[in-house]
């Protein structure tokens, strides 16, 4: 002084994924809360119907280079850039903009098939993380004198 690894664990994050109550070894039942889906009139849309088509999601779009394949283009992996869209910065608390620092832009349902959408109807309440912790403005509330 440099890497790597463990530990830390908060009225801590990402996300809709909490919260009671019955039940009593079964991992159920229900309820509230939060979300997602279908689903008229009007309104859109005036064509669409293998280049299928939709939905949860922030995760879509353009672009270089190589390397496979190939006459070639296409297409495929892999690293890369750029523009849009997202999370985080414990400032005592919430939301909101604005610079700034830094991460992520996945993954998977549905099945031929759905624009909006009242009333109806239906579903889900999971999964996974943490050593990294800025500055400024407004609102709101709360507490304290």
């Nucleotide at each position: 002084u440099a890497u790597u690894a463990a530990c830390a664990a908060g009225c801590g994050c990402u996300g809709a994924a909490u919260u009671c109550a019955c039940a009593g070894u079964a991992u159920g039942u229900g309820a509230a809360g939060c979300g997602g889906g279908g689903g008229a009139c009007c309104c859109g849309a005036u064509a669409a119907u293998a280049u299928g088509g939709g939905g949860u999601g922030a995760a879509u779009c353009c672009g270089a280079u190589g390397c496979a394949u190939u006459u070639a283009a296409a297409u495929g992996c892999a690293u890369u850039g750029g523009a849009g869209g997202g999370g985080u910065c414990a400032u005592a608390c919430u939301c909101u903009u604005u610079c700034g620092a830094u991460c992520c832009u996945a993954a998977u349902c549905c099945g031929u098939c759905a624009g909006c959408u009242a009333a109806c109807c239906u579903c889900g309440u999971a999964a996974g993380c943490c050593a990294a912790a800025g500055a400024a403005a407004g609102a709101g509330g709360a507490g304290g004198u």
The RNA shown here (c-di-AMP riboswitch aptamer (ydaO/yuaA leader)) has 145 nucleotides and comes from Oxobacter pfennigii. The source organism's lineage runs through Bacteria, Bacillati, Eubacteriales, Clostridiaceae and Oxobacter. Its mean pLDDT, the model's own confidence on a scale to 100, is 78.